[in-house]
Annotation: This is a predicted structure of an 80-nucleotide RNA (c-di-GMP-I-GGC riboswitch aptamer) from Sulfurovum sp. NCBI's taxonomy places the organism under Bacteria, Campylobacterota, Campylobacterales, Sulfurovaceae, Sulfurovum. The coordinates come from a structure-prediction model, not an experiment, and the mean pLDDT is 85. Of the family's consensus pairs, 91% are formed in the model.

RNA sequence: UAAUUUUAGGCCAAACCCGUUGUGAAGCGGGGACGGAAAGCUUCAGGUCUUUUGUAAAAAAGAUAGCUGGGUUGCAUUUA
Numbered sequence: 001u002a003a004u005u006u007u008a009g010g011c012c013a014a015a016c017c018c019g020u021u022g023u024g025a026a027g028c029g030g031g032g033a034c035g036g037a038a039a040g041c042u043u044c045a046g047g048u049c050u051u052u053u054g055u056a057a058a059a060a061a062g063a064u065a066g067c068u069g070g071g072u073u074g075c076a077u078u079u080a
Base pairs, nucleotide, nucleotide: 002078003077004076011036012035016031017030018029019028020027021026034066040072041071042070044069045068046067047064048063049062050061051060052059053058
C1' cells in the first nucleotide's frame, strides 16, 4: 500500500418491546439479534423522509452514516 474473514482476540446491533426527548422524520438508555470486514467517525455530493413557507414549481431548516458515493481513522492475516 492493497486484498481478505481463512485464523486469533474480539466489536457493532435490524425488526420488535419498555422508558425517555422531539411538532415530526427520528434520537438516547435498557432488553433483543436481522445482519455487518469498517454496521468506527464525518452531511462534502446525491437519494429518501420530516417540518415550515408557497397557487404551484420549488426553497429553507432538520432527520437518515444500517441508502449510494466521497473524506478520514483502525484490528488480524496475507501481498507489494